[in-house]
Order: sequence, then C1' cells, then structure tokens
RNA sequence: GAUAGAGGUUGCGUAAUCCAUCAGUAGGGUAUCCGAUGCGGCAGGCGCAGGGGAGGAUACCGGAAAGGGGAGAGCGCCGAAAGGGCCGUCAUCCUGUAGAUCGGUCCUUGGGCAUGGAGUGAAUAAUUCUAUGACUGUCAUCCGAAUGAAAUGAGGAUGGGGCGCUAUC
Repeated sequence: GAUAGAGGUUGCGUAAUCCAUCAGUAGGGUAUCCGAUGCGGCAGGCGCAGGGGAGGAUACCGGAAAGGGGAGAGCGCCGAAAGGGCCGUCAUCCUGUAGAUCGGUCCUUGGGCAUGGAGUGAAUAAUUCUAUGACUGUCAUCCGAAUGAAAUGAGGAUGGGGCGCUAUC
C1' cells in the first nucleotide's frame, strides 16, 4: 500500500409509514370598535393593495402546515458518521445582503451512556459544544492466576487515539 473484518446498554446514517408537539397558534368567516397604512425576508429602488376601509383590538364559528422531535419496515454501511471554519452554487420583481439548499475543501471527535453548565430551539422535545463519572472496544507497557523448562496466558493497573486496531498478501 491492497483486500477482508471487528467494536455496539438502540453501533452509525438514511427512510416508507405511524404518532405527539407546533396549536386552539397562523391564515379564514361573522359581529362590534379604533382608523392609515400594509405587502413583496432585510436595505435601497420598483411595484401592488388600501376611507368602496390598510392594519389592529375584542367576542364567537370553524381551523392548518412547514421546520424541529419519537417509534420505525426497508436500504446503505463500520469515518460508519457528527460538529465547526472557509470557498463556491442556487430562488417566485431589480441591485446588494441575511438565511436556506447543494457541492468542494480544511480542522476536530474511537464509541455509546449518565449528570452539570453554555448554545440552538416554541419547547419541560431533541441536539451541539464543554466538564466530570463510570462503561465498552482495541493496542501498548507493567503486574499476574493456572500449567510450568520455554511458551501460552484468565484477570488487574496505567496510558494512547480511528492517519487507530485485527487477519491475509
């Protein structure tokens, strides 16, 4: 270097479908009242609607969805993957821009779990980062039951990081 493989309190990702949440919210209708703005994400422009009532408040009627989440057939897999930075790409008015999408690249993290803190979030969901704690897998070093000549080596302690580990070539 190539090929194959292992890790597991639910291994990782994706996902048909189901469920709750979002939310009795947004938008809609009716009635009453106030009365000049409102909309196209944001800024500028441009455009559209508007005293034939914009927008709002209250009551009643009816009432979502997306994003985020849980379970999960199936599928792809074991840097599986996740997070972050930078660059590019792309839309339903124009220019700029935020943000989303997708792609590239670099960096970090062995894995899952629990608890605390911080961030994101509508959230008591979930998740990311971080600290701590055991656990787990693997290798290295040391100790070492047993058999004991060598060797093998249950088990234990400490440490490392996936650019790792094991097998074969």